[in-house]
RNA sequence: UGGGUAUCUUGGACUAAUCGCGUAGAAGUUUUACGAGGAAAGUCCGGACACCAUAGAGCACCGUAGCGGGUAACACCCGUCCAGCGUGAGCUGCGGACCAGCGCAACAGAAAGGAUGUACAGAGCUUUUGACUAAGAUCCUUGGCAAAGGUCUUGGGAAGUCGAGCAAUCGGCAAGCUGCUGUAGUGAAAACAGGCAAGCUCUACGGGGUGCAAGGUCAAACAGGAGUCUUAGAGGUGGCAACACUUUCUAGGUAGGGCGGCUCGUCCGAAUCUCCGGGUAGACUGCUUGAGCGAUGAGGCAACUCACCGCCUAGAGGAAUGAUUAGUAGCUAGAGUUUUGAAAAAGAUUCUGGCCCACAAAAUCCGGCUUAUUAAGAAGGCCAUUCG
Numbered sequence: 001u002g003g004g005u006a007u008c009u010u011g012g013a014c015u016a017a018u019c020g021c022g023u024a025g026a027a028g029u030u031u032u033a034c035g036a037g038g039a040a041a042g043u044c045c046g047g048a049c050a051c052c053a054u055a056g057a058g059c060a061c062c063g064u065a066g067c068g069g070g071u072a073a074c075a076c077c078c079g080u081c082c083a084g085c086g087u088g089a090g091c092u093g094c095g096g097a098c099c100a101g102c103g104c105a106a107c108a109g110a111a112a113g114g115a116u117g118u119a120c121a122g123a124g125c126u127u128u129u130g131a132c133u134a135a136g137a138u139c140c141u142u143g144g145c146a147a148a149g150g151u152c153u154u155g156g157g158a159a160g161u162c163g164a165g166c167a168a169u170c171g172g173c174a175a176g177c178u179g180c181u182g183u184a185g186u187g188a189a190a191a192c193a194g195g196c197a198a199g200c201u202c203u204a205c206g207g208g209g210u211g212c213a214a215g216g217u218c219a220a221a222c223a224g225g226a227g228u229c230u231u232a233g234a235g236g237u238g239g240c241a242a243c244a245c246u247u248u249c250u251a252g253g254u255a256g257g258g259c260g261g262c263u264c265g266u267c268c269g270a271a272u273c274u275c276c277g278g279g280u281a282g283a284c285u286g287c288u289u290g291a292g293c294g295a296u297g298a299g300g301c302a303a304c305u306c307a308c309c310g311c312c313u314a315g316a317g318g319a320a321u322g323a324u325u326a327g328u329a330g331c332u333a334g335a336g337u338u339u340u341g342a343a344a345a346a347g348a349u350u351c352u353g354g355c356c357c358a359c360a361a362a363a364u365c366c367g368g369c370u371u372a373u374u375a376a377g378a379a380g381g382c383c384a385u386u387c388g
Base pairs, nucleotide, nucleotide: 001384002383003382005380007378008377009376010375012374013328014327015326016325017324018323019322021035022034023033024032025031026030037359041370042369044368045367046366047365048364049211050210051209052208056264057263058262059261061207062206063205064204065203066080067079068078069077070076081095082093083092084091085090096202097201099144101200102199103196104195113192118184119183120182121181122180123178124177125176126175127174132156133155134154135153136152137151139150140149141148142147160173161172162171163170164169215285216284217283218282224276225275226274227273229253230252231251232250233249234248235246236245237244238243256268257267258266259265292311293310294309296307297306298305299304330355331354332353333352334351335350336349337348338347339346340345
């Protein structure tokens, strides 16, 4: 000097004047203070707060997943281990379990998962004194299990030939067999109970629901009509009585309803239920002092915590936070002047015009994450090159 990398700050210039808007205060008709972001966006997480009469249990469902710490809490943040990428500073995380079970792996290849066994070799066993094999028994041994080996029952099962030897028997070839070993074009993987759980799933931990259109207070209005189970008692009506009826009252039960889905449990419970039909719906509050911000000190690798001091920084309600003028600064386009220079080009300066720029605007509030995006600044660390 150039190119990576990770972090922090600011938040569209500054000054002045005029007019205008919202909230709070003081005066008494004028003034003072404050007034939209780092993401206010997404509505993806976590909460505060409020209500669901009690917020209980289980299942389902959803979420998280190395270890430790931070936080009100979190799927967030910090540190660290491991894995992958990068020369590196650094970045990313799909980070518990494949022997609980199930599933997937195209094509190619002889053959693709507790695997079979094609071809060629080697090694070994057997040829009726029979290796091996199919089914069954679940008997024995080993092993944590899966499983492996052995045993028993029934069925199947090979061809002889040559040589040596008195014979028993031995050796060669042949026939039968054994995955015991090797090679074989392929493929991501050729066998290791391998790979995949960002395959279903299992394990551990966590999770009531709805949400400021939550809620609260005051005001306004609330003509009516019809319908719906049972038991007992009282009252009333009819009846000589038995008994019947009841738009009356009391008590109990049931249907039904509430508690996100289901079950249990619990509460309300025949009018606060269903149908037809009519009327009213305005104002205030919730509403901004907070898990708040800043300086200093201490602890901690850090995230962050503690102590003390200081500060108060929107609260609209169809929705305020703006407009104009002048000057300076900056950026940009054009036209000149001048300095350096051979030129190209660079610097300085004058005038005119334009801009004042990206992404974009609070709506109960807070902590995060994700997404969009311009300009300026601060210091750190990495790589390359050059000079000293």